[in-house]
Molecule: c-di-GMP-I riboswitch aptamer
Organism: soil metagenome
RNA sequence: GACAAGGGCAAACCUGCUGCAAGGCAGGGACGCAAAGCCAACGGGUCUCCGAAAACAAUCCGAGAUGGCCGGGCCGCCGAA
Numbered sequence: 001g002a003c004a005a006g007g008g009c010a011a012a013c014c015u016g017c018u019g020c021a022a023g024g025c026a027g028g029g030a031c032g033c034a035a036a037g038c039c040a041a042c043g044g045g046u047c048u049c050c051g052a053a054a055a056c057a058a059u060c061c062g063a064g065a066u067g068g069c070c071g072g073g074c075c076g077c078c079g080a081a
Stems, first nucleotide, its partner, number of pairs: 001078001008033002013028006031068001037074003042071003045066005051060002
């Protein structure tokens, strides 16, 4: 980061498995992505759950999830302006 080339990934949804849940995995499927590759052992946001308190809600603590929420770190294909 281009009306380039070779390609890559895969949202929602459906099916199956798994988890208390958020969610994750596999198959199908493409909304999109120049890092939509990896890192939650760095900072923040959002979501779930246990406990306390508690009428509900909110609040506090802890645990978990999210990298396709953001900042950040590491690695990577091609080579026009």